The RNA shown here (c-di-GMP-I riboswitch aptamer) has 105 nucleotides and comes from uncultured Desulfocucumis sp.
[in-house]
């Protein structure tokens, strides 16, 4: 350092199955590409958003207060959301680390 080359490797989208909240990943097929599309989520960048937060509506409680009606307040559990969030997630987005097969110089 990937120009011809050879021996041989991975596999995008899709189909099925499963696993998961979901991004997604796993296995069969399947081939779009890949000279690191080998391994590592560290650091960025992406995508998700279960849990928590936040915020809404509703029921229900409760307090005085008045006289049966208006006024306050309001924890947990449930339901809604173009919200906020990674502790998921992607190494086939980038960079870093580690290793590595041929060939040429």
């Nucleotide at each position: 350092u990937g120009a011809a080359a050879a021996a041989g490797g991975c596999a995008a989208a899709c189909u099925u199955a499963c696993c998961g909240a979901a991004a997604g990943g796993u296995a069969c097929g399947g081939g779009c590409g890949c000279a690191a599309a080998g391994c590592u989520a560290c650091g960025g960048g992406u995508c998700u958003a279960a849990a928590g937060c936040c915020g809404g509506a509703c029921a229900u409680u409760u307090u005085a207060u008045u006289u049966u009606a208006g006024a306050a307040a309001a924890a947990c559990u449930g339901c809604c959301g173009u919200g906020c969030c990674a502790u998921g997630a992607u190494c086939g987005c980038c960079g870093g680390g580690c290793c590595g097969c041929c060939g040429a110089a």
It matches the Rfam family "c-di-GMP-I riboswitch aptamer". Rfam's curators write: GEMM was predicted in a large-scale screen for bacterial structured RNA regulatory elements. The organism belongs to Desulfocucumis, within Bacteria.